[in-house]
Context: one part of a larger RNA
RNA sequence: CGUAGGAAGUUUGAGGAGGACUGACCUUAGUACGAGAGGACCGGGUUGGACGAACCUCUGGUAGACCGGUUGUGGCGCCAGCUGCACCGCCGGGUAUCCACGUUCGGUUAGGAUAAGCGCUGAAAGCAUCUAAGCGCGAAGCCGGCUCCGAGAUGAGACUUCCCUUGAGGGUCGUGGGAGACUACCACGUUGAUAGGCAGGAGAUGUAAGUGCAGCAAUGUAUUCAGUCGACCUGUACUAAUGGCCCGAGAUCUUUCCGGAUAG
Numbered sequence: 001c002g003u004a005g006g007a008a009g010u011u012u013g014a015g016g017a018g019g020a021c022u023g024a025c026c027u028u029a030g031u032a033c034g035a036g037a038g039g040a041c042c043g044g045g046u047u048g049g050a051c052g053a054a055c056c057u058c059u060g061g062u063a064g065a066c067c068g069g070u071u072g073u074g075g076c077g078c079c080a081g082c083u084g085c086a087c088c089g090c091c092g093g094g095u096a097u098c099c100a101c102g103u104u105c106g107g108u109u110a111g112g113a114u115a116a117g118c119g120c121u122g123a124a125a126g127c128a129u130c131u132a133a134g135c136g137c138g139a140a141g142c143c144g145g146c147u148c149c150g151a152g153a154u155g156a157g158a159c160u161u162c163c164c165u166u167g168a169g170g171g172u173c174g175u176g177g178g179a180g181a182c183u184a185c186c187a188c189g190u191u192g193a194u195a196g197g198c199a200g201g202a203g204a205u206g207u208a209a210g211u212g213c214a215g216c217a218a219u220g221u222a223u224u225c226a227g228u229c230g231a232c233c234u235g236u237a238c239u240a241a242u243g244g245c246c247c248g249a250g251a252u253c254u255u256u257c258c259g260g261a262u263a264g
Base pairs, nucleotide, nucleotide: 001152005163006162007161008160009159010158011157015149016148017147018146021049022048023047024046025045026044027043033038051106052105053104054103055102059100060099061098066093067092068091069090070089071086072085073084074083075082076081111143112142117137118136119135120134164250169247170246171245172244173189174188175187176186177185194240195239196238197236198235199234200233201232203229204228205227210223211222212221213220214219251262252261253260254259
């Protein structure tokens, strides 16, 4: 942009994509079979491998705007306390997030038509013959069955509800996002919890500074499970989402105004 005004919701399914794997063990049963040695079909159950999807409760990574320790050096006049730089200076941890080494789940069973093959009936050819007419069984393979996409399927489908010059609806703009290269998509825009801030909680780190006490001091100890804190959860209009602007209406003909017809 189209789908002959617009919005929302529910669908049909032409067509397309994905998936399709497999071991071992137990049992049936030491049964059938076999002189014995050995040793099943069929059926039932358990547990794995590889692969795939989703997710982050657990485990483990990541987490350079979180917390702590610590070295050298510079600065804040000095002490104390902070802070810059040194690969994030180095080191120990670590929420959200993203992830696998983690967790959960998946492949099953139908059915149909067949291949090789096995058959029934059966002539040509008084017999025989699965085939010539006809009929059946038979694969991890084929079509389906399962999952997903799907009306630009221009053949653009169907159904329901609602709205429209008193202008429906859409866009621009703004606040953002489990959405994202941009765009798009989604949430919200004061009739508001969209983001920030703030409050509480979760969680991380690990007991701040200052002061008291003990010690000559380094330091220890009490105040103190303290102090600090990104992303997580809940709440709260304090801040910012103001006002506005732009686009935007139904093919043709006929009509008795209900409808009908035509081209494409």